RNA sequence: UUCUUAUCAAGAGAGACGGAGGGAUUGGCCCUAUGAUGUCUCAGCAACCAGCCUAUAGGUAUGGUGCUAAUUCCAAUUGGCGAAAUCAGCCUUGAAGAUGAGAA
Numbered sequence: 001u002u003c004u005u006a007u008c009a010a011g012a013g014a015g016a017c018g019g020a021g022g023g024a025u026u027g028g029c030c031c032u033a034u035g036a037u038g039u040c041u042c043a044g045c046a047a048c049c050a051g052c053c054u055a056u057a058g059g060u061a062u063g064g065u066g067c068u069a070a071u072u073c074c075a076a077u078u079g080g081c082g083a084a085a086u087c088a089g090c091c092u093u094g095a096a097g098a099u100g101a102g103a104a
Stems, first nucleotide, its partner, number of pairs: 001104008013042005021031003025076004043068003048064003051060003072096001079091003
């Protein structure tokens, strides 16, 4: 990097450095000099894999990851509901993305 598969409505932030962008893409809408993104330290959340306990359920949080603005921030494709009509809105589906595990 590619493929397979599971999950994505819950949860969890302080400090230091640094100095302008950031939220994957596009559109929207937001965050940001009351300091973004990023890096480091410490802390926390969760429980995917391993470990341990247990009874198969479940538990624990030792190790490996992951995560700690907004539902994956919302939409994007399909089908439907609704409405006099347009817009808005709701449901469904899958695309893309993220993370874990496995494989090549």
Background: This is a predicted structure of a 104-nucleotide RNA (SAM riboswitch aptamer (S box leader)). The sequence was found by an Rfam model in a public genome assembly. Model confidence (mean pLDDT): 84 of 100. Rfam family: SAM riboswitch aptamer (S box leader). Rfam links the family to the GO term regulation of gene expression.